[in-house]
Context: one part of a larger RNA
RNA sequence: CGCAGGGGAUUUGCGGGGAGCUGCCCUUAGUAUGAGAAGACCGGGGUGGACAGACCGCUGGUGUGCCAGUUGUACCGCCAGGUGCAUAGCUGGGUAGCCAAGUCUGGCAGAGAUAACCGCUGAAAGCAUCUAAGUGGGAAACUCGCCCCAAGAUUAGAUCCCCCACUCCGUAAGGAGGUAAGACCGCUGGAAGACUACCAGUAGAUAGGCCGCAGGUGUAAGCACAGCAAUGUGUUAAGCUAAGCGGUACUAAUGGUCGAGGG
Repeated sequence: CGCAGGGGAUUUGCGGGGAGCUGCCCUUAGUAUGAGAAGACCGGGGUGGACAGACCGCUGGUGUGCCAGUUGUACCGCCAGGUGCAUAGCUGGGUAGCCAAGUCUGGCAGAGAUAACCGCUGAAAGCAUCUAAGUGGGAAACUCGCCCCAAGAUUAGAUCCCCCACUCCGUAAGGAGGUAAGACCGCUGGAAGACUACCAGUAGAUAGGCCGCAGGUGUAAGCACAGCAAUGUGUUAAGCUAAGCGGUACUAAUGGUCGAGGG
């Protein structure tokens, strides 16, 4: 820009893409078959591999903004307590998120039309013949079925709902303006994201703060006591605590611009 007013939502599916794999075990059944050795079709059930998708309750990894231990050194006047630097100084753990080695799920079934091939009926050609008329079966291939995209599918589809027929110029076509439903920009952000898009947001829990909780670390500092001291014990399962959960308008989300008048 188009889709014959302007919008919001929900959809149909033209068409396109993806998936499509397979082992072993049990049973049928030591049955059919076979002198024996051996040993099924058909059907039923189970359990794996690789691959794919999703997820983080479990098992773990990471976790340079969490906690603790600890070395050297400089500084905070000194002690105590801390901070900086040393690969995050080193070491032991670890929330959210992300992740796999973890967990769950998938390939199925079914239908249609067929290939090679196997048939029925059957003439040309008194026989025979699956074929010439007619009519069955038959594959991981094909078309559906499963998952995803999809009306610029210009053949521009469908359904429901919302907004109304304003003002000015013009003979008219048309032009201009303020608006409606609504949208965009901007702003606070996001288990959304390269950007864009998408989603939430003053009729508000969007982010921060604060309060509570969970989870993590593992018993802070100060003081007291015991010990010559190192240190230990008590106060104390303490103190500290990120991205998690719930609550609370305290702080920040001021605002601006577009947007129909209809064949």

A computed fold for a 263-nucleotide part of an RNA from an Anaerolineae bacterium, annotated as large-subunit ribosomal RNA, domain VI. Its Rfam family is "Bacterial large subunit ribosomal RNA". RNAcentral holds the full RNA, with entries from ENA.